[in-house]
RNA sequence: GCGCCCGUAGUUCAAUGGAUAGAAUAAAGGAUUCCGGUUCCUUCGAUUGGGGUUCGACUCCCCACGGGCGUA
Numbered sequence: 001g002c003g004c005c006c007g008u009a010g011u012u013c014a015a016u017g018g019a020u021a022g023a024a025u026a027a028a029g030g031a032u033u034c035c036g037g038u039u040c041c042u043u044c045g046a047u048u049g050g051g052g053u054u055c056g057a058c059u060c061c062c063c064a065c066g067g068g069c070g071u072a
Stems, first nucleotide, its partner, number of pairs: 001071007010025004018055001027043005048064005
């Protein structure tokens, strides 16, 4: 260079083109405890960027960026 795959909370993962993008864990606060841990409750937190298709896009198409695998 070419081909293929991937990019969603801090992390690991969901979401048939249609409900307010969910869950676990982490973090913060609270309850419990003599203190801590465990347990329970609450809060915070995300679709890589741009354009297009569509009534409607995390999802489909194009370009860019980033990562992985293959190939001389």

Predicted 3D model of a 72-nucleotide RNA (transfer RNA) from Phocaeicola plebeius DSM 17135. Rfam family: tRNA.